Predicted 3D model of a 533-nucleotide part of an RNA (small-subunit ribosomal RNA, 5' domain). Its Rfam family is "Bacterial small subunit ribosomal RNA". Gene Ontology terms of the family: structural constituent of ribosome and ribosome. The prediction has a mean pLDDT of 81.

Context: one part of a larger RNA
RNA sequence: GGAUGAACGCUGGCGGCGUGCCUAAUACAUGCAAGUCGAACGCUUGCUUGAGGACUUGUCUUCAAGCGGGAGUGGCGAACGGGUGAGUAAUACAUAAGCAAUCUGCCCAUCGGCCUGGGAUAACAGUUGGAAACGACUGCUAAUACCGGAUAGGUGAUUGGAAGGCAUCUUCUGAUCAUUAAAGUUGGGAUACAACACGGAUGGAUGAGCUUAUGGCGUAUUAGCUAGUAGGUGAGGUAACGGCUCACCUAGGCGAUGAUACGUAGCCGACCUGAGAGGGUGACCGGCCACAUUGGGACUGAGACACGGCCCAAACUCCUACGGGAGGCAGCAGUAGGGAAUUUUCGGCAAUGGGCGAAAGCCUGACCGAGCAACGCCGCGUGAGUGAAGAAGGCCUUCGGGUUGUAAAGCUCUGUUGUGAAGGAAGAACGGCUCAUACAGGGAAUGGUAUGGGAGUGACGGUACUUUACCAGAAAGCCACGGCUAACUACGUGCCAGCAGCCGCGGUAAUACGUAGGUGGCGAGCGUUAUCC
Numbered sequence: 001g002g003a004u005g006a007a008c009g010c011u012g013g014c015g016g017c018g019u020g021c022c023u024a025a026u027a028c029a030u031g032c033a034a035g036u037c038g039a040a041c042g043c044u045u046g047c048u049u050g051a052g053g054a055c056u057u058g059u060c061u062u063c064a065a066g067c068g069g070g071a072g073u074g075g076c077g078a079a080c081g082g083g084u085g086a087g088u089a090a091u092a093c094a095u096a097a098g099c100a101a102u103c104u105g106c107c108c109a110u111c112g113g114c115c116u117g118g119g120a121u122a123a124c125a126g127u128u129g130g131a132a133a134c135g136a137c138u139g140c141u142a143a144u145a146c147c148g149g150a151u152a153g154g155u156g157a158u159u160g161g162a163a164g165g166c167a168u169c170u171u172c173u174g175a176u177c178a179u180u181a182a183a184g185u186u187g188g189g190a191u192a193c194a195a196c197a198c199g200g201a202u203g204g205a206u207g208a209g210c211u212u213a214u215g216g217c218g219u220a221u222u223a224g225c226u227a228g229u230a231g232g233u234g235a236g237g238u239a240a241c242g243g244c245u246c247a248c249c250u251a252g253g254c255g256a257u258g259a260u261a262c263g264u265a266g267c268c269g270a271c272c273u274g275a276g277a278g279g280g281u282g283a284c285c286g287g288c289c290a291c292a293u294u295g296g297g298a299c300u301g302a303g304a305c306a307c308g309g310c311c312c313a314a315a316c317u318c319c320u321a322c323g324g325g326a327g328g329c330a331g332c333a334g335u336a337g338g339g340a341a342u343u344u345u346c347g348g349c350a351a352u353g354g355g356c357g358a359a360a361g362c363c364u365g366a367c368c369g370a371g372c373a374a375c376g377c378c379g380c381g382u383g384a385g386u387g388a389a390g391a392a393g394g395c396c397u398u399c400g401g402g403u404u405g406u407a408a409a410g411c412u413c414u415g416u417u418g419u420g421a422a423g424g425a426a427g428a429a430c431g432g433c434u435c436a437u438a439c440a441g442g443g444a445a446u447g448g449u450a451u452g453g454g455a456g457u458g459a460c461g462g463u464a465c466u467u468u469a470c471c472a473g474a475a476a477g478c479c480a481c482g483g484c485u486a487a488c489u490a491c492g493u494g495c496c497a498g499c500a501g502c503c504g505c506g507g508u509a510a511u512a513c514g515u516a517g518g519u520g521g522c523g524a525g526c527g528u529u530a531u532c533c
Base pairs, nucleotide, nucleotide: 001533002532003531004530006529007528008527009526010525013380014379015378016377017376018375019373020372021338026336027335028334030333031332032331035076036075037074040073041072043070044069045068046067047066048065049064050063051062052061053060054059055058083291084290085289093215094214095213096212097211098210099209102208103207107204108203109202110201111200113198115149116148117147118146124139125138126137127136128135129134153180154179155178156177157176158175159174160173161172162171163170164169184196185195186194187193217263218262219261224254225253226252229251230250231249232248233247234246235245236244266288267287268286269285270281271280272279273278293314294313295312296311297310316327317326318325319324344370346369347368348367352366353364354363355362356361383413384412385411386410393404394403395402396401417474418470419469420468421467422466423465427460433454434453435452436451437450438449439448477522478521479520480519481518482503483502484501488517489516490515491514492513498505499504
């Protein structure tokens, strides 16, 4: 000198864009953060309309249609998105390869399907236990829930043939045996058509898993470490290779090119500095990993050993009728605590993205915005011109004057910003609706695809911006002035009070302390402290 997720002191006008618990991975009141589908299914309930019945003529009741509400079965999602960095020195990360050792829901392409039966169960009703949380028994009912049968293709075993490679082998094509599929719903007219679903196969895409090599840290005042340890055979297990696990056999394996141990630490793209080499850092943003009160475990599922799922143990907190139960902010806000120190219990799904749905749409503290903070960067302003009697005042003085100083006043302007008034966005285009045209298939209709026109959709926000009126009016401080280092005098003090980054100042004329005038530097900031180069 540069830099910072900074803090502290003094000061503080505005805007844009960013950033904001670095400490206690401490404990958490309250609200919200993951739902959705009635075009899978049965039930229940409210309203409206229509038809009928009973009569007490405005009520009850039955059926149908439409629009809702409720819990339940079922499907998909909840493994994404969001947070944090405790652990981890290698089951991590980065780079480069490999899998002839692998899986992959939704999505895309192609091929060929969607046949035939069955029994339950929740909801509900009744009885009943419990303070509650939550149950128990009996009875009834549906499905795209569940279970048989058929067929296709696949898979496995045995056995032929062909082609290829990278050693074990891989691919294609036959035969026999074994095993293994499916579901419907909607469209006004409905077995046949269409859309969305469902099931099989092959390929793709995406995502994931595994293996190998190289690289990035401190201590040798850590020198030896290791029994599933190293390898083999066989088996089990896995999507898959493998001591991953097990039985048996062998006695190996690692290590001064630093094993093992201890300490520290998420890694990287990047960021800071530097001419570079290098050194330091890993906030924000992006990729990967790990974790979700602590420890362990599996279930479901394409995917988890699962932050807002389950079970067990532990600590803590809460409820209790003492028998037993409930909870997990390292999601967004917010509270207490810790600390030098870090924000609102805000608005909206309008946009982007995600989940579900045929769609309308619903959900979304992701996200988009607003609020707070000079925390940072950038921009603008606090006026401009003229003005010598060099005014007054202040300070200094050799008492002549000098300086503050064109500075002020005065005069002439401007209106950035500000205040008031008027207008007023872009971000919105889709989807859906409506109208028109075309195309494919189909007997036709409903429907599908494409193009064009129209209406409609904004949290921010009456914001940005534009126009206009008015007033110099409302807006400057901080640090330094002995040398390093730009900038000096007076007074006070008298080794006192004090200053200080280093050298050093202060003991009676202190340019070094304090104050004043002046000057220098930076400027809505300026200094100090801390840390890195």